Context: one part of a larger RNA
Molecule: large-subunit ribosomal RNA, domain I
Organism: Grimontia hollisae
RNA sequence: CGUACACGGUGGAUGCCUGGGCAGUCAGAGGCGAAGAAGGACGUAGUAACUUGCGAUAAGCCCAGAUAAGGCAGUAACAGCCACUUGAGUCUGGGAUUUCCGAAUGGGGAAACCCACUGGCAUAAGCCAGUAUCAUUAACUGAAUCCAUAGGUUAAUGAGGCGAACUCGGGGAACUGAAACAUCUAAGUACCCGAAGGAAAAGAAAUCAAUUGAGAUUCCGGCAGUAGCGGCGAGCGACCCCGGACCAGCCCUUAAGCUGAUUGUGAGUUAGUGGAAGCCACUGGAAAGUGGCGCGAUACAGGGUGAUAGCCCCGUACACGACAACGCACAGUGAGUGAAAACGAGUAAGACGGGACACGUGUUAUCUUGUCUGAAGAUGGGGGGACCAUCCUCCAAGGCUAAAUACUCCUGACUGACCGAUAGUGAACCAGUACCGUGAGGGAAAGGCGAAAAGAACCCCUGUGAGGGGAGUGAAAUAGAACCUGAAACCGUGUACGU
Numbered sequence: 001c002g003u004a005c006a007c008g009g010u011g012g013a014u015g016c017c018u019g020g021g022c023a024g025u026c027a028g029a030g031g032c033g034a035a036g037a038a039g040g041a042c043g044u045a046g047u048a049a050c051u052u053g054c055g056a057u058a059a060g061c062c063c064a065g066a067u068a069a070g071g072c073a074g075u076a077a078c079a080g081c082c083a084c085u086u087g088a089g090u091c092u093g094g095g096a097u098u099u100c101c102g103a104a105u106g107g108g109g110a111a112a113c114c115c116a117c118u119g120g121c122a123u124a125a126g127c128c129a130g131u132a133u134c135a136u137u138a139a140c141u142g143a144a145u146c147c148a149u150a151g152g153u154u155a156a157u158g159a160g161g162c163g164a165a166c167u168c169g170g171g172g173a174a175c176u177g178a179a180a181c182a183u184c185u186a187a188g189u190a191c192c193c194g195a196a197g198g199a200a201a202a203g204a205a206a207u208c209a210a211u212u213g214a215g216a217u218u219c220c221g222g223c224a225g226u227a228g229c230g231g232c233g234a235g236c237g238a239c240c241c242c243g244g245a246c247c248a249g250c251c252c253u254u255a256a257g258c259u260g261a262u263u264g265u266g267a268g269u270u271a272g273u274g275g276a277a278g279c280c281a282c283u284g285g286a287a288a289g290u291g292g293c294g295c296g297a298u299a300c301a302g303g304g305u306g307a308u309a310g311c312c313c314c315g316u317a318c319a320c321g322a323c324a325a326c327g328c329a330c331a332g333u334g335a336g337u338g339a340a341a342a343c344g345a346g347u348a349a350g351a352c353g354g355g356a357c358a359c360g361u362g363u364u365a366u367c368u369u370g371u372c373u374g375a376a377g378a379u380g381g382g383g384g385g386a387c388c389a390u391c392c393u394c395c396a397a398g399g400c401u402a403a404a405u406a407c408u409c410c411u412g413a414c415u416g417a418c419c420g421a422u423a424g425u426g427a428a429c430c431a432g433u434a435c436c437g438u439g440a441g442g443g444a445a446a447g448g449c450g451a452a453a454a455g456a457a458c459c460c461c462u463g464u465g466a467g468g469g470g471a472g473u474g475a476a477a478u479a480g481a482a483c484c485u486g487a488a489a490c491c492g493u494g495u496a497c498g499u
Stems, first nucleotide, its partner, number of pairs: 001498009015484001016448002020419002022416007029408002031162002039101003042055003046078001050074002061095007070082003106115003116131006133159009166197001167195005177184001181231001207214002218245005228236002249400003252344001257337003261333006268326003272320003278293005294311002296300001302314003349373008359385001380395005435442002455483001458470004
């Protein structure tokens, strides 16, 4: 040095576990904000730090209700305190307080800071309230310029900002595909902006159809990858009609309706309450295991308890419950609004240039409109895919409208041939943290002693170390905090053999 065996070290795989995730189902909710939000800064405990809670009334104050014998959050220890049925604490409802920043709104500003004015109260310090901008309305003023108007001042009301997706509208790419590329495609997608709602949008035919008729809109399944469009390339891609979901019609004609308020009834939501039935023996550290003999079940869902419990605990089925607050349904009372318009004219239609329609200008109808023109008036007008006639059908240029549909930042219950710590969220753990970057931004690692801390008193070695040896606890300490199990690589010790 090698091989074999045994015993270790290191290491943290594997197994088991789950306080976290992922995907859904059914309900709820679908907003918060100048009455100052979302998000923060700084404080706040007998307390040094962090988290949580709260706000100078600061882990809290008041009222009502429900529970309750124990409490003073995580968080121990020490020091102290509250309460024990004259009700602490906890939970629910309502109220009070709520520093400073932040739309931030008195002015400024390098956010959490600086500096003011006016009024009231105090008069020593100070305290309280108001003072942004825009819009609308009203009043008062008021130039050039007589009347007026612009402007100014004041008051009242509203707005502003944030929020995951869904919706509508205004703008709007490129990579890519076409095996290159320009029309085309990607795609009206990504992205930007505006506005709103719990949904939005659309919507009661100047619609379709075809010689029979249908009867608002929206969504789904077919029709159908069909008819078509298309450097007829790549690709794009319907209608009619049928089957379903859901159904609701109205107004400008004095009405449909809409929005607050209030009363009653009902079922709910926001705390809760009751809730059946098992003992003995054995093994064991521990019984829920095994044996024996019982019982409940409208409850054998689930979880916990020293191993596997229907009957030990929490629960579960079932039954019951609200002072107060909230929304909903129905019935009633009363109020406000609807309420300006005149059946739709610079409109329909036309020309030119665009856009939307599955349809790229094509024989291209229809819708829309930037420019220029420009009717008729129900004895009228639009459409039926160039255009004309006949025929059929409808009535534009005003407006409202639930449901079926889309989505889930959020709340509750439940489910999983979903994950189980290199997985599952980036994050099971004080994670959008540590750390990196001027910044936009990027972005981790890290779970498990034991049933219970019973977390090793005391003794010894040592640097009053680190670490270890005894003793003790424990079922176990090769479960000792670098703590369940403890693989391999890698490193040793011992024995045997080989060289």